[in-house]
RNA sequence: GGAGUCGGACGGGUCGUUGCCGCGGGUUCUUUGGGACCCGGGGAGGAAAGUCCGGGCUCCGCAGGGCGGGACGCUGGGUAACCCCCAGGGGGAGCGAUCCCCGGACAGUGCCACAGAAACAAACCGCCGACCCCGCACCCCGUGCGGGAGGCAAGGGUGAAAAGGUGGGGUAAGAGCCCACCGGCGGCUGCGGCGACGCAGCCGGCCAGGUAAACCCCGUCCGGAGCAAGGCCAAAUAGGGAGGCGUUCGAGGUCGGCCCGACCGAGCCUCCGGGUAGGCUGCUUGAGGCCGGGAGCAAUUCCGGUCCUAGAGGAAUGACGACCGCCCCGCAAGGGGUACAGAACCCGGCUUAUAGUCCGGCUCCCCUU
RNA sequence: GGGCGAUUAACUCAGUGGUUAGAGUGCCAUCUUCACACGGUGGAAGUCCCGAGUUCAAAUCCCGGAUCGCCCA
Numbered sequence: 001g002g003a004g005u006c007g008g009a010c011g012g013g014u015c016g017u018u019g020c021c022g023c024g025g026g027u028u029c030u031u032u033g034g035g036a037c038c039c040g041g042g043g044a045g046g047a048a049a050g051u052c053c054g055g056g057c058u059c060c061g062c063a064g065g066g067c068g069g070g071a072c073g074c075u076g077g078g079u080a081a082c083c084c085c086c087a088g089g090g091g092g093a094g095c096g097a098u099c100c101c102c103g104g105a106c107a108g109u110g111c112c113a114c115a116g117a118a119a120c121a122a123a124c125c126g127c128c129g130a131c132c133c134c135g136c137a138c139c140c141c142g143u144g145c146g147g148g149a150g151g152c153a154a155g156g157g158u159g160a161a162a163a164g165g166u167g168g169g170g171u172a173a174g175a176g177c178c179c180a181c182c183g184g185c186g187g188c189u190g191c192g193g194c195g196a197c198g199c200a201g202c203c204g205g206c207c208a209g210g211u212a213a214a215c216c217c218c219g220u221c222c223g224g225a226g227c228a229a230g231g232c233c234a235a236a237u238a239g240g241g242a243g244g245c246g247u248u249c250g251a252g253g254u255c256g257g258c259c260c261g262a263c264c265g266a267g268c269c270u271c272c273g274g275g276u277a278g279g280c281u282g283c284u285u286g287a288g289g290c291c292g293g294g295a296g297c298a299a300u301u302c303c304g305g306u307c308c309u310a311g312a313g314g315a316a317u318g319a320c321g322a323c324c325g326c327c328c329c330g331c332a333a334g335g336g337g338u339a340c341a342g343a344a345c346c347c348g349g350c351u352u353a354u355a356g357u358c359c360g361g362c363u364c365c366c367c368u369u
Numbered sequence: 370g371g372g373c374g375a376u377u378a379a380c381u382c383a384g385u386g387g388u389u390a391g392a393g394u395g396c397c398a399u400c401u402u403c404a405c406a407c408g409g410u411g412g413a414a415g416u417c418c419c420g421a422g423u424u425c426a427a428a429u430c431c432c433g434g435a436u437c438g439c440c441c442a
Base pairs, nucleotide, nucleotide: 001365002364003363004362005361006360007359008358009357010356012324013323014322015321016320017319018318020043021042023040024039025038026037027036028035029034045340049351050350052349053348054347055346056345057226058225059224060223064260065259066258067257069222070221071220072219073218074088075087076086077085078084089102090101091100092099093098103217104216108215109214110211111210112209124156125155126152127151128150132148133147134146135145136144137143138142164182165181166180167179168178169177183207184206185204186203187202188201189200190199191198192197230281231280232279233278240272241271242270243269244268245267252264253263254262288307289306290305291304292303293302294301295300325338326337327336328335329334370441371440372439373438374437375436376435379394380393381392382391387425396412397411398410399409400408418434419433420432422430
């Protein structure tokens, strides 16, 4: 200098004019509910988004048992909890920094299109035909030839995938059939590690595929609904008509897909018709931010100090102007652009969108010293 | 704000792991007719919404995103 990889931060600033939504104070008016005016101070994000996970909070009866269902899945740790994070283990990709994946296919079942003989114990071509049977040749013993019963899985061929690889022995032909080495699997022992697992030695021919983001098995966790939850007040009123079910022979509800059990229980369901649909609260101080110190490799946690920072309800946070910053084009004058996107009960994550800028760690290649 | 569903040819829909994704309507060409319609024959037309993954193989299974639609007091 080039190429790459990982992590972090920011994501416009100042001033003026004029609006909007909360809060505090003052003046004034009032039908005491509140209104008007003035002053002060506050007013979107790293994702506020998707609603994909997990929790707080609220209500349902504080939620029992079983079946079913769902989610997750190497190990240890963190946490309120997690499909999250940190550290490690194993496998794969890459020269490397680094990135990706993660229970079980010797519990059982299913599936593996087309092709192929066969998709898990299969034989099409092929090899053999020792032993056994038949036929022929030679005078006979027997041998040879042809065929069959049968044996084999080395070679060919098919396929995404075909039953360990190489060499030797062996055989009628062959084959882990036997042996040596290599690869894999399983078991035992020892050592290291909390553990996943690793290393070393010995033993066993054990070598019979893949798929669980197919059913399933094992382990862990999960009650349901969601602030339109829920509470209070006000307003309205007639529980009107028709049908069905039911009152200890128990409808219906809690209750969610079902059953049991428990509790409440005299009303409940469908259709038609009618009334009211306003206000307050929940509401923002919280697993909170910043700084310092301690523990820890880290995620994180503990202690001390300090700060208060939106709370709407058809829904505010805007508009205009000036200067500056940043990026692009241009020799210049100048021109153009400034992303993704807008809180709605609140947090912790994940994922997705994002113009442009800055910082740091590490790797590889080239050049120079 | 919260809870759910769908996306396949121009339109309406089948297809729930397996050869080159089908059907009806529509479109194009041609035959028939003086001409048109109807009818006959033939044909074209697909990013299976998009991107990653599992698998030998994905419209189909898993994950993420986009668009459209439904429900609630």
Molecule: RNase P RNA; transfer RNA
Organism: Desulfovibrio sp.